Context: one part of a larger RNA
Molecule: small-subunit ribosomal RNA, central domain
Organism: uncultured prokaryote
RNA sequence: UUGGGUUUAAAGGGUCCGCAGGCGGUAUUAUAAGUCAGUGGUGAAAGCCUACAGCUUAACUGUAGAACUGCCAUUGAAACUGUAGUACUUGAAUUCGGUCGAAGUUGGCGGAAUAUGUAGUGUAGCGGUGAAAUGCUUAGAUAUUACAUAGAACACCGAUAGCGAAGGCAGCUAACUAGGCCUGGACUGACGCUGAGGGACGAAAGCGUGGGGAGCGAACAGGAUUAGAUACCCUGGUAGUCCACGCCGUAAACGAUGGACACUCGCUAUCAGCGAUAUACUGUUGGUGGCUAAGCGAAAGUGAUAAGUGUCCCACCUGGGGAGUACGAUCGCAAGGUUGAAACUC
Numbered sequence: 001u002u003g004g005g006u007u008u009a010a011a012g013g014g015u016c017c018g019c020a021g022g023c024g025g026u027a028u029u030a031u032a033a034g035u036c037a038g039u040g041g042u043g044a045a046a047g048c049c050u051a052c053a054g055c056u057u058a059a060c061u062g063u064a065g066a067a068c069u070g071c072c073a074u075u076g077a078a079a080c081u082g083u084a085g086u087a088c089u090u091g092a093a094u095u096c097g098g099u100c101g102a103a104g105u106u107g108g109c110g111g112a113a114u115a116u117g118u119a120g121u122g123u124a125g126c127g128g129u130g131a132a133a134u135g136c137u138u139a140g141a142u143a144u145u146a147c148a149u150a151g152a153a154c155a156c157c158g159a160u161a162g163c164g165a166a167g168g169c170a171g172c173u174a175a176c177u178a179g180g181c182c183u184g185g186a187c188u189g190a191c192g193c194u195g196a197g198g199g200a201c202g203a204a205a206g207c208g209u210g211g212g213g214a215g216c217g218a219a220c221a222g223g224a225u226u227a228g229a230u231a232c233c234c235u236g237g238u239a240g241u242c243c244a245c246g247c248c249g250u251a252a253a254c255g256a257u258g259g260a261c262a263c264u265c266g267c268u269a270u271c272a273g274c275g276a277u278a279u280a281c282u283g284u285u286g287g288u289g290g291c292u293a294a295g296c297g298a299a300a301g302u303g304a305u306a307a308g309u310g311u312c313c314c315a316c317c318u319g320g321g322g323a324g325u326a327c328g329a330u331c332g333c334a335a336g337g338u339u340g341a342a343a344c345u346c
Stems, first nucleotide, its partner, number of pairs: 004317003007300002012314001014201004021194003025088007033081002035077008049065006091191001092188001094186003097182004103177007110154001114150008125136002162169002206247006215241002220236004258313006266291010295302002319346003328339004
């Protein structure tokens, strides 16, 4: 490079936005750059190929043809692509009217529980385990009652549920934002899809500064267990977990399944709407699940939410190890991240 692939064998970027680029709806007019046809020129000779001929054959040589798939010029064609114009509405967007939700940010409020403090009652244990011990406790613990303080998380509802681009989001409430869906009117008139670089967001852990610190709890200490026990179990316990601001930029960031559009048998459940009606139910749109037909698949399986049938764009893969390492570059306060080999070996 060609060809083949990417749920699980190697392989979908964590997610979205988006410049360039690639691709792009219907009708019509013009043009003729791409495209197609004809003609002319050129495409050296030799060689290759075909035919015939010459050395007694062959190699070799000669003659003729073909080929040279290309380039240039010119004459035409106008379906498709392009370009320019005009028109359209079904793609896309806007608006009006409904509706939905743990979608986001900021503030306020709430009760249960836990811990601590003070006071009361009360007395010898409590706690913990497989069994124990460390630990707490006559300086009055545990238990129980009242009051106060603090931080964190929000039982039931709760779900095969919902929302969000993903990460993720759950007490109640207010304000400010964003979004989806439904109905049919209006309006713009292809404004679209994808997207290398680039930008933004991005769990947990970790880092910086300043707060906060109830519970839990890496490290650490002690008690057990054990041959040992740097563990599993127990008693404590620092960072951290929480808040504000700033970094980090990674995860089995998973549906291990990139995005968009179109098409393709059925059954069933559920969420949010809408319509008609006999208020039983039924039809339809958008999501979320289950079972399957065909098809696909190595099989497991998947099956209108495709891994089916097609089109467009991006990303990625090419035996195992060495290795996501070294070197270089770049980002970071650091930890490290991104990019990313080779020798050698099987």